[in-house]
Context: one part of a larger RNA
C1' cells in the first nucleotide's frame, strides 16, 4: 500500500457557512471525450510458453508459433457516464394562510431572598460542630420592627417539555430579528447531495483596558483534626465570579454515535399542527395523518453489553479519523497568541 474498520476495544472533525473536487432526477434530439469494436503502424533481440529439430540424453542450441500490454493513425457502434440543444415536475427552492417555541442582540422594569446603613424596641449571649476553637457581641451584637444603599440570581409554572448548527438558552415588558412545522399544489424548473482548503460560531477558566462588586469563593490567614495534615470540617478572604469592548479556541466541546437521500414489523407516552367521528359541547373520548421527542421491541445487526423507522439493520454519495503499549495530547521546525498556550506533529530507545 492493499484490506478492514471508527457507540464501549485505536479510530466521528466542538458546530454552522460554503470554494476547489467528488457524486447526482426523468424525456427526447446531437455529438463521440470516456467505453466498446474492425483495421493498421509500433512495442528491438533474447527471456517466459506450445510446437519442430540440433548436439547419446537433461542442462543448452537452432527454427516457427504464440503470448506480453501499452501507445499513435484510420473506418465504425451509441447502450451508460461525459458534452451541447430542447422539454419535464417526484428532489430542492420560492408564493399564500395558519401554528408553537428558556432561538439571538437592544432597552426597560418586578417581587422574594442575602449583605451593609439609619431608626425603634430589647438584653447578654450570637455564630459554628461528631464536638469545639478561631470570630462576633455590654462601644448593645444575635433576635424583632420600620426605612433606605447596591449587586447578582430569577422560587412556584417546570416536565421524561420547548428552542438552537454545536457551545448554549428561563422573572415579566416593548422593540429589532433568525430558524422550524402544518395546510395549499399557486410559482420556478435539477437551481441538487457532501465539501480538503477557507470563513464565521464556539462552555468554563485564562489574559488585556475601563467600570462594577451583594453572595459565593482560587490563593493567602487563622481556628480545628492529625504521627503529620501544606487536605477534608470551620471563622475570615483576594483574584474571579457581573457589566462594555477586545483576545484567547480549549473541554468526558459525549448520543463517547459526522452530514445527506432510500428502504425494513409494532406497542405505548409525550410536545406542535392539520383532516375527521362520537358525545352528556367552555369541554371530553377516539379514528387518519404530518413533523419532533421519550420508552419496550420483532427481524436484522454485535465480542458481548446493546442498537432495533431519532438503527449501531439493508443499500447509496462524501469528507474526517484509525493501524500494538510506552516515550507522546512530547521535542524540533512552523503557523497563530499580548501572555497562558493552541494548532500541526516525530525519533531514538525500550516492552
Nucleotide at each position: 500500500c492493499u484490506g478492514g474498520g471508527c457507540g464501549u476495544a485505536a479510530a466521528g472533525g466542538g458546530u454552522g457557512c460554503g470554494u476547489a473536487g467528488a457524486c447526482g432526477g426523468c424525456g427526447c434530439a446531437u455529438u463521440a471525450a470516456g467505453u466498446c469494436u474492425g483495421u493498421u503502424g509500433u512495442u528491438a533481440a533474447a527471456u517466459c510458453c506450445u510446437c519442430c529439430g540440433g548436439c547419446c540424453u537433461a542442462a543448452c542450441c537452432g527454427g516457427a508459433g504464440a503470448a506480453c500490454u501499452g501507445c499513435g493513425g484510420c473506418g465504425g457502434a451509441a447502450a451508460c457516464u461525459g458534452a451541447u440543444g430542447u422539454g419535464c415536475u417526484a428532489g430542492a427552492g420560492g408564493g399564500u394562510g395558519a401554528g408553537a417555541g428558556a432561538g439571538a442582540g437592544a432597552a426597560g422594569u418586578g417581587g422574594a431572598a442575602u449583605u451593609c446603613c439609619c431608626g425603634g424596641a430589647g438584653u447578654a449571649g450570637c455564630g459554628g460542630u461528631a464536638a469545639a476553637a478561631u470570630g462576633c457581641g455590654u462601644g448593645g451584637a444575635u433576635c424583632u420592627c420600620g426605612g433606605g444603599a447596591g449587586g447578582a440570581a430569577c422560587a412556584c409554572c417546570g416536565a421524561u417539555g420547548g428552542c438552537g448548527a454545536a457551545g448554549g438558552c428561563a422573572g415579566c415588558u416593548u422593540c429589532u430579528u433568525g430558524g422550524c412545522u402544518c395546510a395549499u399544489u399557486u410559482c420556478u424548473g435539477a437551481c441538487g447531495u457532501u465539501g480538503a482548503g477557507g470563513c464565521a460560531c464556539g462552555a468554563a477558566a485564562g489574559c488585556g483596558u475601563g467600570g462594577g462588586g451583594a453572595g459565593c469563593a482560587a490563593a493567602c490567614a487563622g481556628g480545628a483534626u492529625u504521627a503529620g495534615a501544606u487536605a477534608c470540617c470551620c471563622u475570615g478572604g483576594u483574584a474571579g465570579u457581573c457589566c462594555a469592548c477586545g483576545c484567547c479556541g480549549u473541554a468526558a466541546a459525549c448520543g463517547a454515535u459526522g452530514a445527506c437521500c432510500a428502504c425494513u414489523a409494532g406497542a405505548u407516552g409525550u410536545u406542535a399542527g392539520u383532516c375527521u367521528g362520537g358525545c352528556u359541547u367552555a369541554g371530553c373520548c377516539g379514528g387518519a395523518u404530518u413533523a419532533g421527542u421519550g420508552u419496550c421491541g420483532u427481524a436484522g445487526c454485535u465480542a458481548a453489553c446493546g442498537c432495533g423507522u431519532u438503527a449501531a439493520g439493508u443499500g447509496g454519495u462524501u469528507c474526517g479519523c484509525c493501524u500494538g503499549g510506552g516515550g507522546a495530547c512530547u521535542a524540533c521546525g512552523g503557523u497563530c497568541g499580548c501572555a497562558a498556550g493552541a494548532c500541526u506533529a516525530a525519533a531514538a530507545c525500550u516492552c
Molecule: small-subunit ribosomal RNA, central domain
Organism: marine sediment metagenome